Predicted 3D model of a 412-nucleotide RNA (Bacterial RNase P class A) from a Pirellulaceae bacterium. The source organism's lineage runs through Bacteria, Pseudomonadati, Planctomycetota, Pirellulales and Pirellulaceae. Its Rfam family is "Bacterial RNase P class A". Rfam links the family to the GO terms ribonuclease P activity, tRNA processing and dimeric ribonuclease P complex. Its mean pLDDT, the model's own confidence on a scale to 100, is 78. Of the family's consensus pairs, 94% are formed in the model. The sequence was found by an Rfam model in a public genome assembly.

[in-house]
RNA sequence: CGAGUCGAUCAAGUGAUCGCUGGCGGCCCAAGACGCUUUGCGUCGCGGGUUGCUGGAGGAAAGUCCGGGCUCCGUAGGACAGGGUGGUCGGUAACGCCGACCGACCGCGAGGUUAGGGCAAGUGCAACAGAAAGCAAACCGCCGAACAGCCAGCCAACCUCGUGUUGGUCGGUGUGUGGUAAGGGUGAAACGGUGAGGUAAGAGCUCACCAGCAGGUAGGGUGACUUACUUGGCUAGGUAAACCCCACCCGGAGCAAGGUUAGACAGAUGGGAAGUCGUCAUCUUCGGAUGGCGGCGCGAAGCGGUCCGUUUCGCUCGACCAUCGGGUAAACCGCGCCGAGGCGACAAGCAAUUGUCGCCCCAGAUAAAUGAUCACUCGCGACAGAACCCGGCUUAUCGAUCGACUCGUUUU
Numbered sequence: 001c002g003a004g005u006c007g008a009u010c011a012a013g014u015g016a017u018c019g020c021u022g023g024c025g026g027c028c029c030a031a032g033a034c035g036c037u038u039u040g041c042g043u044c045g046c047g048g049g050u051u052g053c054u055g056g057a058g059g060a061a062a063g064u065c066c067g068g069g070c071u072c073c074g075u076a077g078g079a080c081a082g083g084g085u086g087g088u089c090g091g092u093a094a095c096g097c098c099g100a101c102c103g104a105c106c107g108c109g110a111g112g113u114u115a116g117g118g119c120a121a122g123u124g125c126a127a128c129a130g131a132a133a134g135c136a137a138a139c140c141g142c143c144g145a146a147c148a149g150c151c152a153g154c155c156a157a158c159c160u161c162g163u164g165u166u167g168g169u170c171g172g173u174g175u176g177u178g179g180u181a182a183g184g185g186u187g188a189a190a191c192g193g194u195g196a197g198g199u200a201a202g203a204g205c206u207c208a209c210c211a212g213c214a215g216g217u218a219g220g221g222u223g224a225c226u227u228a229c230u231u232g233g234c235u236a237g238g239u240a241a242a243c244c245c246c247a248c249c250c251g252g253a254g255c256a257a258g259g260u261u262a263g264a265c266a267g268a269u270g271g272g273a274a275g276u277c278g279u280c281a282u283c284u285u286c287g288g289a290u291g292g293c294g295g296c297g298c299g300a301a302g303c304g305g306u307c308c309g310u311u312u313c314g315c316u317c318g319a320c321c322a323u324c325g326g327g328u329a330a331a332c333c334g335c336g337c338c339g340a341g342g343c344g345a346c347a348a349g350c351a352a353u354u355g356u357c358g359c360c361c362c363a364g365a366u367a368a369a370u371g372a373u374c375a376c377u378c379g380c381g382a383c384a385g386a387a388c389c390c391g392g393c394u395u396a397u398c399g400a401u402c403g404a405c406u407c408g409u410u411u412u
Stems, first nucleotide, its partner, number of pairs: 001408010012377007020056010032044005058383001062394002065392005070254004077308004082250005087101005102116001103114004117245002122243002124239002139184002141180003146177003149173003153169006192210006211235002213232008258333004267324005275296009297315006341360008378381001
């Protein structure tokens, strides 16, 4: 000097004028209320006007993908179904997030990616080609040991004296049964690789070395795992972001949650359960009746589905359900302030983060607030606007600055 990797900060700036909105005041008018020493004085003050000070959108406010705080469902129990996560150890309120480490893969490297438990539990899937794609298999080949056949020679026996029959032996053949999966072919992948021995030809059939798999011992590490030595001839492809198995986790709904004040109302039709026992009180025509309480049973409702359990209500003076119809829907709180809050220093920790001390209060709209004009500057302004709040992830994005590290070139 060039090319990269990782991380952090900012998000046009300054000034003036007018405007919008929240908060805190000053002054004036003022419905009305209260008190008193009552034709007045004092206090509070709906509402209105004017004026001063001060605060006022983001790194993603977005997506609504996760986790919570908070609120409500009387309680929020168990099981199944359903859903989520998936290496180890830490962090955190918690998480599917963050940090460190381990394994695999990519990169010369700084670094990056990882849906990373299980395929020898089961069931599936893989076009075409190929014999064959999970327990097998033979297309081209190789073999001729075993059994059988054929041909030639030799020996023996027998006979019908014909090179006939039978038996044996040796050689050949590559014909059949058979053996083979080493060679070739197909394919992304063909049931470990290389070499030697062995065999009829071959094959982990045997051996040496290597790879994988299943172990053992010792060392290191909290652990995932790793290093060294060693045993076994065991060699069982890929895919679980296929079904599935295993481990762990999971009530629901949501600020249009919910709460307070004020205000208004009207119901109709249909459906609808099962009673029984005990006890107390009253009445009694002494048969019993009525009412209260309790048990069992039946029915209904209860904020993810089903079942069990459970709570409450009802059991015909009927809980509840369905349809139709009527009324209210205004103000305030939630959201004044404080939050798992922000900033700084120190300490612990590899880090995420935690602790201690100090300082600070930082938007609250409700049809929806920050806009307009002018002047100057230059990195020429991108993506883009809170709606209960917070921790993350993902997506979009004009540029500027800073730090650490890697590689290459040149010079000293």